A computed fold for a 344-nucleotide part of an RNA from Desmarestia herbacea, annotated as small-subunit ribosomal RNA, central domain. It matches the Rfam family "Bacterial small subunit ribosomal RNA". The full RNA is in RNAcentral, with records from SILVA.
Context: one part of a larger RNA
RNA sequence: CUGGGCGUAAAGGGUCCGUAGGUGGCUUUCUGCAACGUUACUUGUCAAAGACUAUAGCUUAACUAUAGAAAGGCAUUUAAAACAUGAGAGCUUGAGUCUGACAAAGGGGGAUGGAAUUUUUUAACGAGGGGUAGAAUCCGUAGAAGUAGAAGAGAACAUCAUGUGCGAAGGCAAUUCCCUAGUUCGGUACUGACGCUGGGGGACGAAGGCGUAGGUAGCAAACAGGAUUUGAGACCCUGGUAGUCUACGCUGUCAACGAUGAGUGCUAGUUUUUAGAAAUCUAGAGACUAUAGCUAAGGCAUUAAGCACUCCGCCUGAGGAGUACGAGCGCAAGCUUAAAAAUC
Numbered sequence: 001c002u003g004g005g006c007g008u009a010a011a012g013g014g015u016c017c018g019u020a021g022g023u024g025g026c027u028u029u030c031u032g033c034a035a036c037g038u039u040a041c042u043u044g045u046c047a048a049a050g051a052c053u054a055u056a057g058c059u060u061a062a063c064u065a066u067a068g069a070a071a072g073g074c075a076u077u078u079a080a081a082a083c084a085u086g087a088g089a090g091c092u093u094g095a096g097u098c099u100g101a102c103a104a105a106g107g108g109g110g111a112u113g114g115a116a117u118u119u120u121u122u123a124a125c126g127a128g129g130g131g132u133a134g135a136a137u138c139c140g141u142a143g144a145a146g147u148a149g150a151a152g153a154g155a156a157c158a159u160c161a162u163g164u165g166c167g168a169a170g171g172c173a174a175u176u177c178c179c180u181a182g183u184u185c186g187g188u189a190c191u192g193a194c195g196c197u198g199g200g201g202g203a204c205g206a207a208g209g210c211g212u213a214g215g216u217a218g219c220a221a222a223c224a225g226g227a228u229u230u231g232a233g234a235c236c237c238u239g240g241u242a243g244u245c246u247a248c249g250c251u252g253u254c255a256a257c258g259a260u261g262a263g264u265g266c267u268a269g270u271u272u273u274u275a276g277a278a279a280u281c282u283a284g285a286g287a288c289u290a291u292a293g294c295u296a297a298g299g300c301a302u303u304a305a306g307c308a309c310u311c312c313g314c315c316u317g318a319g320g321a322g323u324a325c326g327a328g329c330g331c332a333a334g335c336u337u338a339a340a341a342a343u344c
Stems, first nucleotide, its partner, number of pairs: 004315003008297001012312001014204004021197003025091006037083001038080003043075004052068006094194001095191003098187004106180007113157001117153007128139002165172002208251007218244002223239004261311006268289009293300002317344002326337004
């Protein structure tokens, strides 16, 4: 150097865009001194010994001597032109554009709505209410709870609705209007390889937390009280502040999970469903049986963990440790990168 792996044993980056780089469809012409591969040939060299083959010498062997091939490395000469590369021309299947449609909780902003909760108020009522396994703290004759009416507020949108759909992921659900991104299907008009992946880099990124300004109905860390208990810093109960909500910034993490990176092609069936086309096709979302195959096994099997190729990320005993130090980022909290000694 080659050789192993990453669903569950260590190991897929949270996700996408994209620079360098790597890699890349079909046909055809040219070059080979325009560079480097590739293949064949020539020459040189790769000390001797050793190794290998043959023969010979010590009685044989070990040992020793003589002769030698093949294969290979590096350089070089002369050629070849299939492949890869380079230069040129073309093609349409990959990719994109155009055009005609559809669907959708995709994103942003505005307006509107009803149910519930809570607060205030009015009316009548009159002794309880609340809560629990049982209680108490708590509220109530200064009129509670319950009933009826009125007004206000904030947050979330029952049923439809379990699945399905949309989005790169995080995620997205009242109605309606405006702005806006993407997918899919049909047509086959246009461009003509423009593709794939992607170190660095950039953007997005649940919840929580932070800053400034608002808002605060319900819920509720902290906190207080009542219980329970040996104790109760808890589980249960009564309250309750940050927070949860909005705007603008920051943080940049997760069991960010399908614990399964992205792309392309191929390899058995049955069936449900969504969208489009229209005669069984395309693109998704599932279920089942297991043919081939894979797997240590559970299992996976056209949505692969199968058969292959391209590119990226990552792993190498446990623990120390995702820690110390250094550096970068951050208002901070902290995040990213990331060891070693001692131990088994």